[in-house]
Context: one part of a larger RNA
RNA sequence: CUGGGCGUAAAGCGCGUGUAGGCGGGUCGUUAAGUUGGGGGUGAAAUCCCGAGGCUCAACCUCGGAACUGCCUCCAAAACUACAAGUCUGGAGCAAGAUAGAGGCAAGUGGAAUUGCGAGUGUAGAGGUGAAAUUCGUAGAUAUUCGCAGGAACACCAGUGGCGAAGGCGACUUGCUGGAUCUUUGCUGACGCUGAGACGCGAAAGCGUGGGGAGCAAACAGGAUUAGAUACCCUGGUAGUCCACGCUGUAAACGAUGAGAGCUAGUUGUCGGCACGCAUGCGUGUCGGUGACGCAGCUAACGCAUUAAGCUCUCCGCCUGGGGAGUACGGCCGCAAGGUUAAAACUC
Numbered sequence: 001c002u003g004g005g006c007g008u009a010a011a012g013c014g015c016g017u018g019u020a021g022g023c024g025g026g027u028c029g030u031u032a033a034g035u036u037g038g039g040g041g042u043g044a045a046a047u048c049c050c051g052a053g054g055c056u057c058a059a060c061c062u063c064g065g066a067a068c069u070g071c072c073u074c075c076a077a078a079a080c081u082a083c084a085a086g087u088c089u090g091g092a093g094c095a096a097g098a099u100a101g102a103g104g105c106a107a108g109u110g111g112a113a114u115u116g117c118g119a120g121u122g123u124a125g126a127g128g129u130g131a132a133a134u135u136c137g138u139a140g141a142u143a144u145u146c147g148c149a150g151g152a153a154c155a156c157c158a159g160u161g162g163c164g165a166a167g168g169c170g171a172c173u174u175g176c177u178g179g180a181u182c183u184u185u186g187c188u189g190a191c192g193c194u195g196a197g198a199c200g201c202g203a204a205a206g207c208g209u210g211g212g213g214a215g216c217a218a219a220c221a222g223g224a225u226u227a228g229a230u231a232c233c234c235u236g237g238u239a240g241u242c243c244a245c246g247c248u249g250u251a252a253a254c255g256a257u258g259a260g261a262g263c264u265a266g267u268u269g270u271c272g273g274c275a276c277g278c279a280u281g282c283g284u285g286u287c288g289g290u291g292a293c294g295c296a297g298c299u300a301a302c303g304c305a306u307u308a309a310g311c312u313c314u315c316c317g318c319c320u321g322g323g324g325a326g327u328a329c330g331g332c333c334g335c336a337a338g339g340u341u342a343a344a345a346c347u348c
Stems, first nucleotide, its partner, number of pairs: 003320004007302002012316001014201004021194003025088003031082001033081002035077008049065006091191001092188003096183004103177007110154001115149007125136002162169002206247006215241002220236004258315006266293013297304002321348003330341004
């Protein structure tokens, strides 16, 4: 390379938008590039193969044939792919009418709680633990009542509930804004799928500048525990956690399962629509989502099973024994931390 694979054995890019490219619905003509048949030319010799022959045999040599799977050209065919011109509506999209939602951004508002401060009541303890101690408290703590300040997070509702491409999103109000679903069929007429590069988004931690800082809390300090205890437990506590702008670009970024399309038993729950029926909350049907179970089939097994890991097609990414190593070197990116691309020697 061919091949075989990628839920858990090595292997699906964290996710999207999309360029090139690859692939692409029905029908009717055109052309003849691919394709198919036939003819011609060429495909040096040697070699290879087959059949003969010559050295006593063989290697070797000689002769003949075949082959040289290729290229060029001519004639023909028109099913398929392609090309060009029409046409269609089932794919895709638009319009119209509805619907649900923690989808996003910004501004404003609210209550509970923690902490601190002021004031009142009140007196000797309070905290904390397995038990303690460090710690706080007669300069009046803890407890309790009222008031004020400030920051962060939004109990109940809350649900294998919803929304989002993923990361993720949860108090309320307003404004701006993205997507989805359903119904009717009116319109466009293949406008589609995938997507190397590229571009964008991307938890937490971390970095830069400036704010903010209630609680929590790496580091750190102390108290315990212990043989020791650079821990687990306790008392404190700084970065950080929060905001604005910029950077970083990684995660068990997981469904460890790429995207799209078609086909292949069912049962049951739930969410959002629509239609019908009976008549007040049910039933039936249907479309879209999200779960549980389960047949065929698949699987090494576990399990998956119309939300496939089944049966097929298209496109992309990736794997190819373990260690060395996701490392070194080089390139690119970054303020840095580091990220990304990515070996070999050696060894089993």